[in-house]
Predicted 3D model of a 1549-nucleotide RNA (small-subunit ribosomal RNA) from a lake water metagenome. The sequence is in RNAcentral, with records from SILVA. Model confidence (mean pLDDT): 82 of 100.
RNA sequence: AGAGCUUGAUCCUGGCUCAGAACAAACGCUGGCGGUAUGCAUAACACAUGCAAGUCGAACGCGAGCAUGCCUUUUGGCAUGCUUGAGAGUGGCAAACGGGCGAGUAACACAUGGGAAUCUGCCUAUCAGUACGGAAUAACAAUUGGAAACAAUUGCUAAUACCAUAUAUCUUCUACGGAAGAAAGAUUUAUCGCUGAUAGAUGAGCCCGUGCUAAAUUAGGUAGUUGGUAGGGUAAUGGCCUACCAAGCCUAUAAUUUAUAGUUGAUUUUAGCGAAUGAUCAACCGCACUAGGACUGAGACACGGCCUAGGCCCCUACGGGGGACAGCAGUGGGGAAUAUUGGACAAAUGAGCGAAAGCUUGAUCCAGCAAUACCGCGUGGGUGAUGAAGGCCUUUUGGUUGUAAAGCCCUUUCAGCAGGAAAUAAGAUAUGAAGGUACCUGUUUUAAGAAAGUCCCGGCUAACUUCGUGCCAGCAGCCGCGGUAAUACGAAGGGGGCGAGCGUUGUUCGGAAUUAUUGGGCGUAAAGGGUGUGUAGGCGGUUUAAUAAGUUAGAAGUGAAAGCCCAGGGCUCAACCCUGGAACUGCUUUUAAAACUAUUGAACUAGAGUAUGGUAGAGGGUGACGGAACUUCUAGUGGAGAGGUAAAAUUCUUAGAUAUUAGAGGGAACACCGAUAGCGAAGGCAGUCACCUAGGCCAAAACUUAUAUUUAACUUUAUUUAUAAUACUGUUUGAAAAAAUGUUUAUAGAUAAAUUUAAAUAUAAAACUGACGCUGAGACACGAAAGCGUGGGGAGCGACACGGAUUAGAUACCCGUUUAGUCCACGCCGUAAACGAUGAGUGCUAAAAGCUAGAAAUUUAUUUUUUAGUUUUGCAGCUAACGCGUUAAGCACUCCGCCUGGGGAGUACGACCGCAAGGUUGAAACUUAAAGGAAUUGACGGGGGCCCGCACAAGCGGUGGAGCAUGCGGUUUAAUUCGACGCUACGCGAAAAACCUUACCAACCCUUGACAUGUAAGUUUUAAGCUGUGGAGACAUGGCUUUUCAGUUCGGCUGGGCUUACACAGGUGUUGCAUGGCUGUCGUCAGCUCGUGUCGUGAGAUGUUGGGUUAAGUCCCGCAACGAGCGCAACCCUCAUCCUUAUUUGCCAGCGAGUAAUGUCGGGAACUAUAAGGAAACUGCCGGCCUUAAGCCGGAGGAAGGUGAGGACGAGGUCAAGUCAUCAUGGCCCUUAUGGGUUGGGCUACACGCGUGCUACAAUGGUAUUUACAACGGGAAGCAAGUUAGUGAUAACAAGCGGAACCCUUAAAAAAUAUCUCAGUUCGGAUUGUAUUCUGCGACUCGAAUACAUGAAGGAGGAAUCGCUAGUAAUCGCGGAUCAGCAUGCCGCGGUGAAUACGUUCUCGGGCCUUGUACACACUGCCCGUCACGCCAUGGGAAUUUACUUUACUCGAAACUAUUGCGCCAACCGCAAGGGGGUAGAUAGCUACAGUAAGGUAAGUGACUGGGGUGAAGUCGUAACAAGGUAGCCGUAGGUGAACCUGCGGCUG
Repeated sequence: AGAGCUUGAUCCUGGCUCAGAACAAACGCUGGCGGUAUGCAUAACACAUGCAAGUCGAACGCGAGCAUGCCUUUUGGCAUGCUUGAGAGUGGCAAACGGGCGAGUAACACAUGGGAAUCUGCCUAUCAGUACGGAAUAACAAUUGGAAACAAUUGCUAAUACCAUAUAUCUUCUACGGAAGAAAGAUUUAUCGCUGAUAGAUGAGCCCGUGCUAAAUUAGGUAGUUGGUAGGGUAAUGGCCUACCAAGCCUAUAAUUUAUAGUUGAUUUUAGCGAAUGAUCAACCGCACUAGGACUGAGACACGGCCUAGGCCCCUACGGGGGACAGCAGUGGGGAAUAUUGGACAAAUGAGCGAAAGCUUGAUCCAGCAAUACCGCGUGGGUGAUGAAGGCCUUUUGGUUGUAAAGCCCUUUCAGCAGGAAAUAAGAUAUGAAGGUACCUGUUUUAAGAAAGUCCCGGCUAACUUCGUGCCAGCAGCCGCGGUAAUACGAAGGGGGCGAGCGUUGUUCGGAAUUAUUGGGCGUAAAGGGUGUGUAGGCGGUUUAAUAAGUUAGAAGUGAAAGCCCAGGGCUCAACCCUGGAACUGCUUUUAAAACUAUUGAACUAGAGUAUGGUAGAGGGUGACGGAACUUCUAGUGGAGAGGUAAAAUUCUUAGAUAUUAGAGGGAACACCGAUAGCGAAGGCAGUCACCUAGGCCAAAACUUAUAUUUAACUUUAUUUAUAAUACUGUUUGAAAAAAUGUUUAUAGAUAAAUUUAAAUAUAAAACUGACGCUGAGACACGAAAGCGUGGGGAGCGACACGGAUUAGAUACCCGUUUAGUCCACGCCGUAAACGAUGAGUGCUAAAAGCUAGAAAUUUAUUUUUUAGUUUUGCAGCUAACGCGUUAAGCACUCCGCCUGGGGAGUACGACCGCAAGGUUGAAACUUAAAGGAAUUGACGGGGGCCCGCACAAGCGGUGGAGCAUGCGGUUUAAUUCGACGCUACGCGAAAAACCUUACCAACCCUUGACAUGUAAGUUUUAAGCUGUGGAGACAUGGCUUUUCAGUUCGGCUGGGCUUACACAGGUGUUGCAUGGCUGUCGUCAGCUCGUGUCGUGAGAUGUUGGGUUAAGUCCCGCAACGAGCGCAACCCUCAUCCUUAUUUGCCAGCGAGUAAUGUCGGGAACUAUAAGGAAACUGCCGGCCUUAAGCCGGAGGAAGGUGAGGACGAGGUCAAGUCAUCAUGGCCCUUAUGGGUUGGGCUACACGCGUGCUACAAUGGUAUUUACAACGGGAAGCAAGUUAGUGAUAACAAGCGGAACCCUUAAAAAAUAUCUCAGUUCGGAUUGUAUUCUGCGACUCGAAUACAUGAAGGAGGAAUCGCUAGUAAUCGCGGAUCAGCAUGCCGCGGUGAAUACGUUCUCGGGCCUUGUACACACUGCCCGUCACGCCAUGGGAAUUUACUUUACUCGAAACUAUUGCGCCAACCGCAAGGGGGUAGAUAGCUACAGUAAGGUAAGUGACUGGGGUGAAGUCGUAACAAGGUAGCCGUAGGUGAACCUGCGGCUG
């Protein structure tokens, strides 16, 4: 510090997820030791048992013991003294601390900083006192009641208990005269106490500033409420309380209400700001079963005190009593989950009491349990290759586990045992629970002596293989794995991470700049309010003065300690602890500064406004008027249709329509002008005129002042040029004359700068006000269309509705009719794609070109300048890109509104508004990993443009109808083997199924096998021919004859053959979706790419696009491209012309010979031909066109002309195209069978359907006779002349030929003559019969041919569809491969030999450019809604349950206050009576709990019901994405199974 996930790829937006750290944790697996910490987060649920607050005898009586003495009958009693106790009691102090918990509390509770009207036991200091009396009471004793708790009565008694009096330094009160107010002693000589007072310290109470969670779907709250006066009350201020008076007080800077919560120091995380948390430790607060209340006291409204009520539990003799672990342990319960009923206080640190010793202390210190966390240590170290064994993998060679082990050498941390034995700071005279602990030493001995696991290994993310499984089982944090070769499941081997732990789950922060103060956005991704006016608020021009609130600087106080950080130190280190420092960014006080902001005063005019003069305009309102069109009515003419559509029909019309003429009525809208025009805040605004009314824009005389610029002049300075020189007589050249040059001075000129002056020009101010401004939460006003209410109006149009069409349907699109509505008046509604999808204002930042409305200047022009608006292009800059660009989406400032993944949802509930429709505000559960923006490349479009192709058109001939042949489907069958299925399967694999082939079926046989290799053993008499028997045959079994495997070192050595056994063979079994190779197709279409450069953030683009041209990405031109590659073309083959060479088997012109005739012969090499090599064609030449190009058109020449004709040749890719049955091959499967052999059958079946062909339907023909002309090829198990036989297929004999020689081999159509004469025929030949031929082992299933006979359908073929552009189609025959035989198929060959092409509108296919896209498996795409089914959460809902709360009322415990007090009473007065004073009780007020009534809020349940989400391959349609087939969408209204349709207005996305 980042990474993964949206896409074919890209950039962006945006969310989801991961890597880190932490935990009071829990769970799974595992577990050696020690140190230090931590340990009920849930039920503030209920609690058995023990302990947690006592102490003081130096306050007091009492008791006990001992001693002595006395008394005594005695158990004894009494007195004194001593000791002691703490048993109960009186009294004092403590018990208000310490310890626990976090329910309540949103508050002066807490934090921080201040304040005045207070109290403060014990403590410290100081001052003054401590005098004199009295009456009781508990304990105790006795009696009584009671189960108990306890209580009552009588009697006795003490005090530091209680009361009175005196005194008053002093305090308090005061009417300033005065009045009131204390005390306690103890023990023994020195202290401790007591009282009054002052001061301090400590602690506590009260008040205030500031800070302190969420919700506005909580907006009003409050009657002691706010203030005053008087009084009461308190330690003290105060409505704290009471009476009276006033009517205030709080609140948008969030009152009130609701929900949640102890607050802080701090803790976790973070770079930081922050965010989350509030365990342990520390400070404060609150609470102590729930609720109320006071008492005592310095302090409480009191955890281990009291009273009352309530709930619960316990005891009970039923009459009454007792209790409160949120103290320490512990129990039950709850829960995923949290420990011992331990030791100690004459040990530490504290606390209480005490004079002290000391006592008490579950505070505390220790120990125990728990890997809960952090820290430390260990489980050994060295050596050790044969790289052992075993495991795993393997290409079978090896690799890996792995120096790992074993083996050898060494060590002892740790542990056990034994002995010793503490301590540094605190910390000492002694005293040690932990503890005989830490630590030290020794020892044990075989590295043993107890000691390694856990998670992961597809990417993120370090780490890979095999087997099993087969969308199953399972995994998963996200993306996603698994459907037979899974690095993702399970196991194993290996590896990686961490390590006494490891992983999972949960939570928090981080990453997340994903709430953005630091530090985000809003044209299209989520996001600008529909528009304005304006309140609060926020922000605000120039100059000057004052102030000092903000601000800045210094100082002081405070910011507890601990913690974090730094330094040092102590435990062997560390964790941990100690010391010191820093820090605590804050608050308060004070001193100073005065720039900025602010406040106050004074002034200004540049912002803003007013006045004046002009000016344009569909700005608004009201009224009047106008013409065109439309429609209705009346009348005339007229006479058959009109209307409407893609085409029709519904409809109107002889009762006279449509059309046309005239007249009358009516309502609505305003052609042309008209526009990127104008006006308005927006919505919006359009005939003309008048009236009323609002807003905008433009302009600024002269004098004068200021600033700037220009020009001119003067002066000064500097530089420079020229002239002169009277000066210096310098320097150089020259013999000299002289020349050149330098310095200085003067004059003149020029240039530059500055000062001053003058003139001209420009700008600003130049009438008034004087910051009056900008924005604007709430608020108010306006606000298209539709819609609503009331009343009018109603021509046209027209939701709804009704018909007609279309359609599978058509609740639509189209047509006809038509209601609300559209119009007017008044009143509502308040929304739109209310859009520039762009809030308002101010300033700044290049230009250019138009338009609108003004103004100015001059040289009066197609001029220049300028203000306000408006449109386009465009620099910088911005932007994810598209784009924006002085009218910003640029650079800045001010203010407002809004956004935070998609869906659920702008929905539900609530509230407000509305007559309603509905609007505004506006969630959650649940679900999901994406949704989205811009751009890119493709693909697609019932988008566009250009172009090509037998693609259409124009033609010729077919197919589809018939019969037959052949292939396929289907059916059948024991089997009808298998494959191929749109084009690109179907006369295809198959260039030959009778057997074989053959893979199929039936039956019968074989099992190391028909075939290969190896090992082991055996054998070696082997090979061939002839011939029997059984059998369908394979096979089994005989006989006869010939021969006796090869090599050899002569050895049963080697090789070969055979037999047996084992490895293995074999498989046309499966997977073409595991593959290689080969092939088809788009397509012989013109395309497909690369390097470098350039452009772009990038995917990509450019090149390859454009203008021409071509068959062609062919070539040319242009161009941020320049080049190159694979394709195209060419190179190759065949054909067409010529030449050269060659000359037999071919040829024969000339010469000669010969024949009935023939190259027959001699010979020839001219010609033809053969077959080798060359030539030839290149738009080369001419003309025209074109851009001077490429090229096109025409022509010449030429055998051939623009690719001369044909072939071979097939880019990158597409179709998971085809083939595992050509072959090869991974995996899987069979192994006496899915292998091998044999015979027979089948592949040839046959109701049918389809494809491809042949033959025909006839006269351009058939038949008969006669007569011509080819080429390519083939031939020895062959082609076969010829002769003979046969009607013939053929047969017999047989020459020649392995071939330019012989044979196949007479080509046919054509031509000539004759005949047939339009018919099912002299067409056609199927079918069938008979008889034959040939091949073959064999023609039954199941071959071909021949002859004779038979003579079917068929009379030109519906919808539809195929081929072909020239030697082509059509037509005619010939040859070959396969092959024993079998050709209508296939591959070739030649003969005869056409027609047509205007052209590219349409169909199909293709190419290029462009456009749209929600597609990318790419339109066979994507995708919407209803309905049906399962599941999930949720809204409404009659009602019902619970909790909290408000108001009113009833009742009214304890306590307190007041009154009363006839009952009762020790202290004082009084002789007494009595008084004074007090008290039980009673009454009243107030009030907790409880109850009644009416509400409010929240939660739960709920028959039924609404929509939503999700799920597998359901149903119906096809709404959207392309012009999505009716462009879509927004608002509104109506309608329909559903998506939706239609009307009105709006938007372009």